[in-house]
Molecule: transfer RNA
Organism: Clostridiales bacterium
């Protein structure tokens, strides 16, 4: 310096144009003498960021930025 992936709730991941979910994790409540295990409810993301296409962008497309590989 060049080229590719990845970037979404606290943590791992899911969505691939129509306004965002799922397991765990938290908070309540039920069940137990009492843990834990089960069970209902709930609360919590401006989708890394900046611009563009569009009637609508997490999704396309452009720049950046951050983390991983890889080439010189």
């Nucleotide at each position: 310096g060049c080229u590719g992936a990845u970037g979404u709730g606290g943590c791992u991941c899911a969505g691939a144009g129509g306004u965002a979910g799922a397991g765990c994790a938290c908070u309540u409540c039920c069940u137990u003498g009492g843990u834990a295990a089960g069970g209902a409810a709930g609360g919590g993301g401006u989708c890394g960021a900046c611009g563009g296409u569009u009637c609508a962008a997490u999704u396309c497309c452009g720049u950046u930025c951050a983390u991983c590989a890889g080439c010189u």